[in-house]
Context: one part of a larger RNA
Molecule: large-subunit ribosomal RNA, domain VI
Organism: Pseudomonadota bacterium
């Protein structure tokens, strides 16, 4: 820009893409078959491999500052307690959310259609025979569907639901003139996001739990500082499952987006 008014939702599916694998074991059954050795079709069930998708309950990682330990040095006057630096975490032990796989769950199922090789029925040419010439049945991981995803710029531009929009004069109509109006809805702006390079997308904007703060809980670390007690002291014990705590869950308007605004979009549609 188009989709012959504008808008918000929900959709149909032309078309496109994806998937398409397979082993072993049990049973049927030591049956059919076979002198024996051996050993099934058909059917039923179980469990794997590789591959793929989603997810983070479990397991295992990461988790750059969440907790704790440790050394050297400098600083906060000293003790105690802390902070900075140690080549971009100083180092060591752990670790929430998120992101992950080695983890978990699920998938390739089933069914139909038309077929290939092939197997047939009826059947002439050719009084027989012949699956083929007329006609007709079966038959594969391949093909078309079925399953998953996208999809109306599918210009053949689809469908459904809902919402919105004027008066006067002239004019055959699209319209023209004057006045009034600016709808529904959208954008901008702001707070954010398991969305994201930007944009887009999604949630919220006081008629508010969208984010931060605060409170509680979960979860992590692992018993803070100070004081007291024991000990000459190092240290140990008590207060104390303490103190601290990023992302998680629930609540709460304390803060901010607020209040107020701005812009676009018109007036019944050839």
């Nucleotide at each position: 820009c188009g989709c012959a008014g504008g808008a918000g939702a929900u959709u149909u599916g032309a078309g496109a893409g994806g998937u398409c694998u397979u082993g072993u074991c049990c049973u049927u059954a030591g049956u059919a078959c076979g002198a024996g050795a051996g050993g099934a079709c058909c059917g039923g069930g179980a469990u794997g491999a590789a591959c793929g998708a989603a997810c983070c309950u479990c397991u295992a990682g990461u988790g750059u500052a969440c907790c704790a330990g440790c050394u050297g040095u400098c600083c906060u006057g000293c003790c105690a307690a802390g902070g900075g630096c140690a080549a971009a975490g100083g180092u060591u032990g752990g670790g929430u959310a998120g992101c992950u796989a080695u983890g978990u769950u699920c998938g390739g199922a089933u069914a139909g259609g038309a077929u290939a090789a092939c197997c047939g029925c009826u059947g002439a040419a050719u009084g027989c025979a012949u699956c083929u010439a007329a006609g007709u049945g079966g038959g594969a991981a391949a093909c078309c569907u079925a399953c998953c995803u996208c999809a109306a710029g599918a210009u053949u531009a689809g469908a459904u639901c809902u919402c919105c929009c004027c008066u006067a004069g002239c004019g055959u109509a699209u319209g023209c003139u004057a006045g009034c109006u600016g709808a529904a809805g959208g954008c901008u702006c702001c707070c954010g996001g398991a969305a994201g390079a930007c944009u887009a997308c999604c949630g919220g904007g006081u008629u508010g739990a969208u984010a931060g703060g605060c409170c509680a809980c979960a979860g992590g670390u692992g018993u803070a500082a100070g004081u007291c007690c024991a000990g000459c002291a190092a240290u140990g014990g008590a207060u104390u499952a303490a103190g601290c705590c990023g992302a998680g869950u629930g609540g709460u308007a304390c803060u901010a987006a607020a209040u107020u605004g701005g812009c676009c979009g018109u007036g019944c549609g050839g």